[in-house]
Context: one part of a larger RNA
RNA sequence: UGACGGGGACCCGCACAAGCAGCGGAGCAUGUGGUUUAAUUCGAUGCAACGCGAAGAACCUUACCAAGGCUUGACAUCUAAAGAAUCUAAUAGAGAUAUUGGAGUGCCCCGAAAGGGGAGCUUUAAGACAGGUGGUGCAUGGUUGUCGUCAGCUCGUGUCGUGAGAUGUUAGGUUAAGUCCUGCAACGAGCGCAACCCCUACUUUUAGUUGCUAACAUUAAGUUGAGCACUCUAAAGGGACUGCUAAGGUUAACUUAGAGGAAGGUGGGGAUGACGUCAAAUCAUCAUGCCCUUUAUGCCUUGGGCAACACACGUGCUACAAUGGUCGGUACAAAGAGAAGCAAUACCGCGAGGAGGAGCAAAUCUUAAAAACCGAUCCCAGUUCGGAUUGCAGGCUGCAACUCGCCUGCAUGAAGCCGGAGUUGCUAGUAAUCGUGAAUCAGCAUGUCACGGUGAAUACGUUCCCGGGUCUUGUACA
Numbered sequence: 001u002g003a004c005g006g007g008g009a010c011c012c013g014c015a016c017a018a019g020c021a022g023c024g025g026a027g028c029a030u031g032u033g034g035u036u037u038a039a040u041u042c043g044a045u046g047c048a049a050c051g052c053g054a055a056g057a058a059c060c061u062u063a064c065c066a067a068g069g070c071u072u073g074a075c076a077u078c079u080a081a082a083g084a085a086u087c088u089a090a091u092a093g094a095g096a097u098a099u100u101g102g103a104g105u106g107c108c109c110c111g112a113a114a115g116g117g118g119a120g121c122u123u124u125a126a127g128a129c130a131g132g133u134g135g136u137g138c139a140u141g142g143u144u145g146u147c148g149u150c151a152g153c154u155c156g157u158g159u160c161g162u163g164a165g166a167u168g169u170u171a172g173g174u175u176a177a178g179u180c181c182u183g184c185a186a187c188g189a190g191c192g193c194a195a196c197c198c199c200u201a202c203u204u205u206u207a208g209u210u211g212c213u214a215a216c217a218u219u220a221a222g223u224u225g226a227g228c229a230c231u232c233u234a235a236a237g238g239g240a241c242u243g244c245u246a247a248g249g250u251u252a253a254c255u256u257a258g259a260g261g262a263a264g265g266u267g268g269g270g271a272u273g274a275c276g277u278c279a280a281a282u283c284a285u286c287a288u289g290c291c292c293u294u295u296a297u298g299c300c301u302u303g304g305g306c307a308a309c310a311c312a313c314g315u316g317c318u319a320c321a322a323u324g325g326u327c328g329g330u331a332c333a334a335a336g337a338g339a340a341g342c343a344a345u346a347c348c349g350c351g352a353g354g355a356g357g358a359g360c361a362a363a364u365c366u367u368a369a370a371a372a373c374c375g376a377u378c379c380c381a382g383u384u385c386g387g388a389u390u391g392c393a394g395g396c397u398g399c400a401a402c403u404c405g406c407c408u409g410c411a412u413g414a415a416g417c418c419g420g421a422g423u424u425g426c427u428a429g430u431a432a433u434c435g436u437g438a439a440u441c442a443g444c445a446u447g448u449c450a451c452g453g454u455g456a457a458u459a460c461g462u463u464c465c466c467g468g469g470u471c472u473u474g475u476a477c478a
Stems, first nucleotide, its partner, number of pairs: 001478002003475003007472007015462002019426005026318008034309002042053002064304007073129001077128002079125005086103007107118004131293002134291003140287002142282003145278001147276001152191006158167003171182003197270004202238007211228003216225002241264001244258005320419001324378006336367003341360002347354002385416001390411007432454007
């Protein structure tokens, strides 16, 4: 000087408390451990691994296993020789592949032609070499997590100290903040904080189609004429700064209350992550040193596996019902996506879906709401709750749904009556609840990322638990 303390003082955080909804019990989905296996590829492992890499394992992917094959190789450059490239058929085989046959002679340069040379492609031969998701993240780059969006981390000059170092950065206030004020052997400065950026809440101007409709006309309908007031869209501005008032305060910083205002003291949200810590993660995104491999640890193919199942854990979904289930009627979004695509109306099917195809490269067309509301029914039951499981019959995608996809109908109708110890999230348009979309994607979503609808309760307070910050103290630790 740090680190640590079941030392002290002060402060903060959904850390506790006050509340709401959960998890832990059930069934299923998914990940992991374990076990099994020819293989169940590999990585991630307290917080910070476990719906994680994987924004989507039937083949492919695929790295694993079995079997069948190749050895200058699936891919790159170089040398030599031969051949146009290319298209296509048959046979054998699980296929990779092998054998045989057919069509086909192009382009550029020289040349009258024959012929020669060249580019590109294919085949063959030999070797330099290729290849490796083989090892080492404790050899590395790059990227990322975490403490933590915590308020810290440092430097120059000066001063003090023999020195390591100290001071500044401590103190008194204050703040979300090393934020600011005052004081002070310090005076300044840098990286962080804040602001500058984006979205959102109010408003002005400009603009008015594909959007909108107050007045006029018209229609089944903003449908059309008309209009651009309004909504909205999207560009440029305004607006909030403790600016104003009062009180407190050290005259200060600032705090509390108020006015005006759409918004008030950082308005709400996002992006933004200092010096560093964990030999943290990643050699399987990529790059890369060294090591290993070279008729195999490389490459091709078919089939299997990654999906196994006594069990244990994590994360979710669905429930256990009446604030509900079922049936009928009837409203209202936002943000997206769409051409090998989104697909309407009418038609067929109980339905998944089929047939068909208007419109739309989109403020124009399509995808396209649910909870809510109105009415009826059920009457507290393992039920008209709950939907697992299983049987049968179908649909869709795709060469192909056996291992191993999703969906529909009929039948079946399991556990489950609110969950022990313990434990998680959340302070407002939040929790809870209800649907919607997108990426990936032929198909496959209870996951992820986004979007809107409905919309609470509680916070006395900081004694305690956890984490963090500042000062101080102890130490046989560095």
Predicted 3D model of a 478-nucleotide part of an RNA (small-subunit ribosomal RNA, 3' major domain) from uncultured Caloramator sp.
Taxonomically the source falls in Caloramator (Bacteria, Bacillati, Eubacteriales, Clostridiaceae).
The full RNA is in RNAcentral, with records from ENA and SILVA.
Its mean pLDDT, the model's own confidence on a scale to 100, is 84.
Its Rfam family is "Bacterial small subunit ribosomal RNA". Rfam links the family to the GO terms structural constituent of ribosome and ribosome.